[in-house]
RNA sequence: AGGCUUACCUUAACUAUGGGGUCGCUGCUUAGUAAUAAGCAGUUGUAACUGGGUGAAAUCGGUGAACCUCCAUCAAGCCGCCGUGGCUGAAAUGGACAAUACCGAGCCAAGCUGCAGAAAUGCAGAAGGUGUAACGACUAUUCCGAAAGGAAGUAGAGCUAAGUAGCUCGAAGCGCCCGGCUCCUCGAAAGAGGAUGAAGAGAUAGUCUGCUCUCUACGGUAACGUAGAG
Numbered sequence: 001a002g003g004c005u006u007a008c009c010u011u012a013a014c015u016a017u018g019g020g021g022u023c024g025c026u027g028c029u030u031a032g033u034a035a036u037a038a039g040c041a042g043u044u045g046u047a048a049c050u051g052g053g054u055g056a057a058a059u060c061g062g063u064g065a066a067c068c069u070c071c072a073u074c075a076a077g078c079c080g081c082c083g084u085g086g087c088u089g090a091a092a093u094g095g096a097c098a099a100u101a102c103c104g105a106g107c108c109a110a111g112c113u114g115c116a117g118a119a120a121u122g123c124a125g126a127a128g129g130u131g132u133a134a135c136g137a138c139u140a141u142u143c144c145g146a147a148a149g150g151a152a153g154u155a156g157a158g159c160u161a162a163g164u165a166g167c168u169c170g171a172a173g174c175g176c177c178c179g180g181c182u183c184c185u186c187g188a189a190a191g192a193g194g195a196u197g198a199a200g201a202g203a204u205a206g207u208c209u210g211c212u213c214u215c216u217a218c219g220g221u222a223a224c225g226u227a228g229a230g
Stems, first nucleotide, its partner, number of pairs: 007022006023045001024043008049180007059105006069096005076088004106130003112125005134209001136208005141152004156169005181197001182195005213230007
């Protein structure tokens, strides 16, 4: 001097703020020899390892949910003027939306356990996953950089074209499994046993699509929901 950032999700009057939630940190309590873990409270909180393997299932149902916002009812007030109309609207109650907490059946890759088999492999089981994305679909590359970002242009997608061509966009991850590193305890050592290394992810990244807008049908007083079309 330049760039980036103010933990994350959601909501609002759009934000280094308020509400709710999550994780971290600090304190206390409990458990443990300890590393540490669990619970509760507080909190403006720049930190949060690493190599390899696997990527399958993705269906049908069900139970909960804060805050804020929105809707309805409504005390009361105001306007209008007599029809009992319009506007504002505290608290409360009910509903909607919803960050998300889960359950049952079914199903599932590698690894693990058991059984069968000469083997390949098959079957069963536990853990874990799926279910749980904005309704959803598909994909999970390489190099440089502390990061922001840059270079490639892979997977995948879109567009044009129709010659199998051109153009455009373009890919932090997460879970599980096997190691390493770090910490604790025991041990003279070799080694053994244990512990931690976020949440965000109820779709993270990328592409498409959807929603948002308009209309229709159905449900609802409404907010809104479900389905379809543009």
Group I catalytic intron from a Methylocystaceae bacterium, 230 nucleotides, folded computationally. The coordinates come from a structure-prediction model, not an experiment, and the mean pLDDT is 75. The source organism's lineage runs through Bacteria, Pseudomonadota, Alphaproteobacteria, Hyphomicrobiales and Methylocystaceae. It was read from a public genome assembly, where an Rfam model found it. Rfam family: Group I catalytic intron. About the family: Group I catalytic introns are large self-splicing ribozymes. They catalyse their own excision from mRNA, tRNA and rRNA precursors in a wide range of organisms. The core secondary structure consists of 9 paired regions (P1-P9). The literature on the family includes a 1990 paper in Annu Rev Biochem by Cech, "Self-splicing of group I introns".